[in-house]
Context: one part of a larger RNA
RNA sequence: CUGGGCGUAAAGAGCGCGUAGGCGGCCUAUUAAGUCAGGUGUGAAAUCUCCAGGGCUCAACCCGGAAACUGCACUUGAUACUGGUAGGCUGGAGUGUCGGAGAGGUGAUUGGAAUUCCUGGUGUAGCGGUGACAUGCAUUGAUAUCAGGAGGAACACCCAUGGCGAAGGCAGAUCACUGGCCGACAACUGACGCUGAGGCGCGAAAGCGUGGGUAGCAAACAGAUUAGAUACUCUGGUAGUCACGCCCUAAACGAUGGAUACUAGACGUCAGGGUAUCGACCCCCUGGUGUCGCAGCUAACGCAUUAAGUAUCCCGCCUGGGGACUACGGCCGCAAGGUUGAAACUC
Numbered sequence: 001c002u003g004g005g006c007g008u009a010a011a012g013a014g015c016g017c018g019u020a021g022g023c024g025g026c027c028u029a030u031u032a033a034g035u036c037a038g039g040u041g042u043g044a045a046a047u048c049u050c051c052a053g054g055g056c057u058c059a060a061c062c063c064g065g066a067a068a069c070u071g072c073a074c075u076u077g078a079u080a081c082u083g084g085u086a087g088g089c090u091g092g093a094g095u096g097u098c099g100g101a102g103a104g105g106u107g108a109u110u111g112g113a114a115u116u117c118c119u120g121g122u123g124u125a126g127c128g129g130u131g132a133c134a135u136g137c138a139u140u141g142a143u144a145u146c147a148g149g150a151g152g153a154a155c156a157c158c159c160a161u162g163g164c165g166a167a168g169g170c171a172g173a174u175c176a177c178u179g180g181c182c183g184a185c186a187a188c189u190g191a192c193g194c195u196g197a198g199g200c201g202c203g204a205a206a207g208c209g210u211g212g213g214u215a216g217c218a219a220a221c222a223g224a225u226u227a228g229a230u231a232c233u234c235u236g237g238u239a240g241u242c243a244c245g246c247c248c249u250a251a252a253c254g255a256u257g258g259a260u261a262c263u264a265g266a267c268g269u270c271a272g273g274g275u276a277u278c279g280a281c282c283c284c285c286u287g288g289u290g291u292c293g294c295a296g297c298u299a300a301c302g303c304a305u306u307a308a309g310u311a312u313c314c315c316g317c318c319u320g321g322g323g324a325c326u327a328c329g330g331c332c333g334c335a336a337g338g339u340u341g342a343a344a345c346u347c
Stems, first nucleotide, its partner, number of pairs: 004318003007301002012315001014202004021195003025089007033082002035078008049066003053063003092192001093189003096185005104178007111155001116150007126137002163170002207246005216241002221236004257314006265292010296303002320347003329340004
């Protein structure tokens, strides 16, 4: 390289946008580049293969002949397919009109419950915590309870097996701006498509820089516990938890890349529509999201119209375990580190 694979054995990039490239719907005409057929030239010799060929007594070996060198160039044709050119089409794709659902995003404003703290009232000896203790708090009046105030953070019920988003993720309410999606209609464009090496952007938490904040929670740390206790449990408690700028990693998971077509059903659920009606039912269609299940697939588990089935196109990735999510070098980063990524040796 061929071949075989990627849910769980090694293997789908965390996710998107998109450049080059690869691939690409239906019809007609044309061209003849790919493709196919014929011819000519060339493809040195040796080698290789063959010859009931020849020469060494045979053979190896040597000589001769044939074939082959599967290629290239030129030339004459063929035109189904691929490509090019020209024209057309509407089923793919997009636009439009009318509706619709939604924690999709950004910013601003605002609300109540609760915790903590402060002030005041009532009130008195405990409170708190545990398996049991203790550290801790409390007669300078705690805990409990009532009233008032401050401040920060998160949004109970609704809440769902629910919805939205490309993924990460998104939840009090209102307003402003804004992205995508779905249905009905079938008016318009007329293949405008799919994928996507590089590239660009987004990307939980933790961490870093600057600033801010500190109610609760809480790495580190202190105390208690314990024979010890780098823990569990308990009492405290600092970074952090916020904004902007970096970082760019996760069991970033459906451990399942994207697109298209086809392939039994059944029962939920969300959104919209049709038919129909007294009707919120029933029945039917489209799009999402679940459970079960046939064929088929699978090593099995299981998957099964949301495929891991049947096929096509494009990208990424794997090639025994360890060494090694390492070293060296490159690139990126303020750093932490990230990314790319070996070998010796060993089993």

Predicted 3D model of a 347-nucleotide part of an RNA (small-subunit ribosomal RNA, central domain) from an uncultured bacterium. The prediction has a mean pLDDT of 83.